[in-house]
RNA sequence: UCCCGUUGAUCCUGCGGGAGGUUGCUGCUAUUGGGGUUCGACUAAGCCAUGCAAGUCAGAGAGUAAUCUCGGCGAAAUGCUCAGUAACACGUCGAUAAUCUGCCCUUAGGACCGGGAUAACCUUGGAAAACUGAGGAUAAUACCGGAUAUGGGAUAAAUAUUGGAAUAUAUUAUCCUAUAAAGCUACGGUGCCUAAGGAUGAGUCGGCGGUUGAUUAGGUUGUUGGUGAGGUAAUGGCUCACCAAGCCGAAGAUCGAUAGAGGCCUUGAGAGAGGUAGCCUCGAGAAGGGUACUGAUAUACUGACCCUAGCCCUACGGGGUGCAGCAGGCGCGUAACCUUUACAAUGCACGUAAGUGUGAUAGGGGAACCCCAAGUGCUCUACAUUAGUAGAGCUUUUUUCAAGAGCAAACAUCUUGAAGAAUAAGUGGUGGGAAAGACUGGUGCCAGCAGCCGCGGUAACACCAGCGCCACGAGUAGCAAUCAGUUUUAUUGGGCCUAAAGCGUCCGUAGCUGGUUGAAUAAAUCUUUUGUGAAAUUGUCGGGCUAAACCUGACAGCGUGCAGAAGACACUGUUCAACUUGGGACCGGGAGGAGUCAGAGGUAUUCGGUGGGUAGCGGUAAAAUGCUAUAAUCCUCCGAAGACCACCUGUGGCGAAGGCGUCUGACUAGAACGGGUCCGACAGUGAGGGACGAAAGCCAGGGGAGCAAUCCGGAUUAGAUACCCGAGUAGUCCUGGCCGUAAACGCUGCGAGCUAAGUGUUGCAUAUUCUUCGUGAAUAUGCAGUGUUGUAACGAAGGUGUUAAGCUCGCCGCCUGGGAAGUAUGGUCGCAAGACUGAAACUUAAAGGAAUUGGCGGGGGAGCACCACAAGGGGUGCGGCGUGCGGUUUAAUCUAACUCAACGCAGAGAAUCUCACCAGAAGCGACGGCAGGAUGAAAGUCAGAUUGAAGGUUUUACUUGACGAGCCGAGAGGUAGUGCAUGGCCGUCGUCAGCUCGUGCCGUAAGGUGUCCUGUUAAGUCAGGCAACGAGCGAGACCUGUACCUACAAUUGCUAACGACUCAUCCGUGGGGAUUGAGCACAUUGUAGGGACUGCCUGUGAAAACAGGAGGAAGGUGCAGGCUACGGUAGGUCUGUAUGCUCCGAAUCUUCUGGGCUACACGCGCGCAACAAUGGUAGGAACAAUGGGACACAACUCCGAAAGGAGAAGUUAAUCCUCUAAAUCCUAUCUAAGUACAGAUCGUGGAUUGUAAUUCAUCCACGUGACGAUGGAAUCCCUAGUAAUCGGAAUUCAUCAUAUUCCGGUGAAUAUGUCCCUGCUCCUUGCACACACCGCCCGUCAAACCAACCGAGCAGGGUCUUGGUAAGGGUUUGUUUAUUUGACAAAUUCGAAUCUAGGCUCAGUGAGGUGGGUUAAGUCGUCACAAGGUA
Repeated sequence: UCCCGUUGAUCCUGCGGGAGGUUGCUGCUAUUGGGGUUCGACUAAGCCAUGCAAGUCAGAGAGUAAUCUCGGCGAAAUGCUCAGUAACACGUCGAUAAUCUGCCCUUAGGACCGGGAUAACCUUGGAAAACUGAGGAUAAUACCGGAUAUGGGAUAAAUAUUGGAAUAUAUUAUCCUAUAAAGCUACGGUGCCUAAGGAUGAGUCGGCGGUUGAUUAGGUUGUUGGUGAGGUAAUGGCUCACCAAGCCGAAGAUCGAUAGAGGCCUUGAGAGAGGUAGCCUCGAGAAGGGUACUGAUAUACUGACCCUAGCCCUACGGGGUGCAGCAGGCGCGUAACCUUUACAAUGCACGUAAGUGUGAUAGGGGAACCCCAAGUGCUCUACAUUAGUAGAGCUUUUUUCAAGAGCAAACAUCUUGAAGAAUAAGUGGUGGGAAAGACUGGUGCCAGCAGCCGCGGUAACACCAGCGCCACGAGUAGCAAUCAGUUUUAUUGGGCCUAAAGCGUCCGUAGCUGGUUGAAUAAAUCUUUUGUGAAAUUGUCGGGCUAAACCUGACAGCGUGCAGAAGACACUGUUCAACUUGGGACCGGGAGGAGUCAGAGGUAUUCGGUGGGUAGCGGUAAAAUGCUAUAAUCCUCCGAAGACCACCUGUGGCGAAGGCGUCUGACUAGAACGGGUCCGACAGUGAGGGACGAAAGCCAGGGGAGCAAUCCGGAUUAGAUACCCGAGUAGUCCUGGCCGUAAACGCUGCGAGCUAAGUGUUGCAUAUUCUUCGUGAAUAUGCAGUGUUGUAACGAAGGUGUUAAGCUCGCCGCCUGGGAAGUAUGGUCGCAAGACUGAAACUUAAAGGAAUUGGCGGGGGAGCACCACAAGGGGUGCGGCGUGCGGUUUAAUCUAACUCAACGCAGAGAAUCUCACCAGAAGCGACGGCAGGAUGAAAGUCAGAUUGAAGGUUUUACUUGACGAGCCGAGAGGUAGUGCAUGGCCGUCGUCAGCUCGUGCCGUAAGGUGUCCUGUUAAGUCAGGCAACGAGCGAGACCUGUACCUACAAUUGCUAACGACUCAUCCGUGGGGAUUGAGCACAUUGUAGGGACUGCCUGUGAAAACAGGAGGAAGGUGCAGGCUACGGUAGGUCUGUAUGCUCCGAAUCUUCUGGGCUACACGCGCGCAACAAUGGUAGGAACAAUGGGACACAACUCCGAAAGGAGAAGUUAAUCCUCUAAAUCCUAUCUAAGUACAGAUCGUGGAUUGUAAUUCAUCCACGUGACGAUGGAAUCCCUAGUAAUCGGAAUUCAUCAUAUUCCGGUGAAUAUGUCCCUGCUCCUUGCACACACCGCCCGUCAAACCAACCGAGCAGGGUCUUGGUAAGGGUUUGUUUAUUUGACAAAUUCGAAUCUAGGCUCAGUGAGGUGGGUUAAGUCGUCACAAGGUA
């Protein structure tokens, strides 16, 4: 003095937990010494075997003695325990004028004369025992009689003293009364009696103080008081008789629960809180309950009697017993020692004493009970970074040993000496809090840990171990309790608008608080002082043990107090007197939906009637139920009924609140303003109490038009006990009564004072001005009310802010984590519904407030997009086929990917290969170790056997000659697993325009500002404004291609002009860059530049910019691409490669053969060709570009009907080949049909590639000729050289495109917008979401467990009362015996115990019932959070 835990993050409120101290128990561990007020308190004041814990004595008798008896004193102390007790029990201060006191001390006096018994003993009887009876003898300090002294009492009177007060004391007189005594002797004494005093101890009484519950509000009959009597040491209803009706209680009686009280102890800064077993003081108890006796003292722990329960003995007749004394045992429990020694010391009893006794006490033993102190080594050398290891030396508190002192005896301890580092370290932790591991292995939401938060689902710093480290240390940790922490009970020292918390409002009793001045008093307050407040404990300074703990002396303090005395008088109180500003009263003119009662009015609605009129009306998102030919709805007029009171109406008015709205009247009340007339503190608040109190509801009687819970019907829906519609009853209205609650809200109790302003509005007053002269208007000021903005201040913030949530005072109410629960139970109220009061068990780590950033909304606003719509064009979705996916099947049909962002995707067109799948077969271990091996490992050649084949195995022979997979490890390899361990790459948000930083400023902080607003843009693009000023990434700029121009260049390109050459020719000429000279004008290609910048003009605008125009090849980003932010998506990929971990390892490796990925009731995606005439077929004619080519492209020639085949020039490419493009155009034909459309499927015959074409390739020819006649719901693409359509090339490739990517040809329609749908961006709003709406979350039902409540009852405990029985005791009287402490009887009284009946209360048990709580993945719905889809 804090720290952790609610959140994505923040600040609060609030609780939970941790860190400190102390106490009890427990786990592990442990060297020594000293000290101590430690040790069956907590539970069972439960029960006890055995031994001990109270005796002693020159009084007497007996006896040799031991000892016994009578007698005296003691046994009421010590010791133990804490059940009861809420009380004068305790503490403290007093009183006793209401009392006693053995032993002790002081003073004074005394002790004379007599008497009769009795125990032990002797004899003898009974009984099991305990015990007891009879006869005889005897003593005393035992007992009795008399005397003396003295005491006590009564009456009368007065005096004196003390005192607050005589009832006291003393003196005098008279009377009454009583029981004085004891000896012994060492002659020193000691004991005895009386009186007085003291001391000590005790009794009784009073004031004050200290627990809890009102879910205990009334209690009490000897109760309260009086008179008299009895009783006691003593007062007193203590007891009794009579009389009176008192007494206690909200300042808590009575009753219930709990509890011995205090000094003190623990903790705390203190105030306090908790404890009070140990040591001391007091009390109480002695198995439970009661009673007396003895005695100075008892209603007596180890005395007596009785009852009850238990135990023991018994001969059944009767007896005995009480460890809450010391040891010890059982039981109970988490929980507590030896059946030890001694009276040596200190005390106590007896005794003159010696002495005796003493489980008090003093010693010892046991116990990790507490406190204090010390130690587990030091030095050097070598190795070692340190730690440490080894060796040598040193020291000896401790250890072991010896001798002596010590003690009642021992143990300790002390002194001296010897040996020897020898004999001595653990416990808990190591994710955060909180010091200490990103160590290793194991485990795999398992086992387990965890006070709290939280770890563990294959890389665990959190589990279990090892190692390292940290903390404390002879201890350490856990559990339980308690204080502190906690200002979470707040006196010191908290709160109540929204977190828990202001009673719905007012009146008012008690209480608390209270204006100004003066006087008195001195209750309170303050000062001084006296007495007391035990010791121990605590502090300071000393002293004694070697020091300390411990012991001890002095002082201080504590007990915070009580009682007495003196003084002060400001404040408070009390009394008296006065005042006016608080308050009240009075007067005046105004304001008002204030209240109660009565009367009057108004429109609408519905109903009824008359007339008109005709087929629908009504209702909804759309409908239907409903009404209507018995005439509705609609229109006109008349009437009835009940309810209500539009406009005015307001941010307004009134009222305590609830609440109050047409007009008029009567009655009642309040507030404001003005006057300053009266009273003179009369006031504020207000526990209990009382009154009022919306709506709904209840009772009784009316009334009932409209509306309308419940109910009925129609819809909606999966359902619809709802939302919507049609009907419609209570009710709504009135009168009387009840209820007493609301989000009864300003979620803000009432009163008073003080503390900046601005601006509205209502009422009153005053002044000025204007005036239509009105009861007018405006302005200013004051008071009172009601709004709004806002300073200081306050607040967690939102916010409040003279109407405070600011600064102060007075009084009341209420709160103390969430839930269970405003529930249960009890009580009060109510006709009921229910209201008020109001818990606990159990459960839980949060629940909650305000604000922030996101995300989301069936919230709002702005902007944008053909992966949005609109306007259009063309498709898909139908049928056939190709291809991919799912499913199914299969030995296998390998796998990945599943909205956009999987599905002609993995560049994935799989015959083998690919290949990862299936069936079968085979092969392979670098390196190390162990077994094997020159008695030959391994390899090779020939031959045989085995096999479908190969290989392998095996046999024989030969050759070479040292290594070797048999085992254990470890490897190679793995398209095995994990894309949720990763890198890299990619998709997607995103054809988006966003994402951030520095400094400053704002906010307690998260965070905000900048990045917002206005205009503009494709754009956070730009401009203007602004607590912001700047900057970065992205956008843009940039790069590539393309479109125009210029310059340069000229082969393999091109060629206008001029030739050559060639072909055709009607002989005029025409064609031809295929060929050539020549050329580079054109085209083309390449290189380098130019060009476009809103530069110019017009309009709008502040600007940015926008619209239009000119020029230009191109105009506002020219067009098309590339690049594409911070990040998200645990998106995809371990099967491209890389890579962690795990696994396989002679198989999940490698190779081979064959199969499969190509299956087929079915569903889906992407395509191809179609359904035809904008067409098909046949013939003819025309025009490209991009690419590719050597295991290749292949001209050309020949063969074939064709696919193709056989030859073969050229080409390493602006040269040769691919390469005659198709749609198009012309001509002919087909003529609306399943066709001369369409081409699936199937058959036959060929060709090509390849080792191989069956599963399973492509192509050609002929034949066959299916489905299909434009496609439901739905859905996709596209804005110009685009869509559509046409072909070509490349990729893959031995072969195979309907795929993909490029290339060119022909070539439209529509829009120039919008945010309706789908989405995106920004701003704003709500949120109980943050894993972020695929979110969160509620209840029933089903299952398990837990505690509680109700419950017919059942059986108990405590206490009180009624009645009965009654042990025993007290008092009085009588009888009896010689007398008596006796015995008996009667009366009366107290009365334990027990039985019975009942009341209250406590805990137990109980069939069954009820709600509640808890529990990863059950069922049904979706009520709440967004306008949560009906707020």
RNAcentral holds the sequence, with entries from SILVA.
This is a predicted structure of a 1431-nucleotide RNA (small-subunit ribosomal RNA) from a metagenome.
The coordinates come from a structure-prediction model, not an experiment, and the mean pLDDT is 80.
It matches the Rfam family "Bacterial small subunit ribosomal RNA".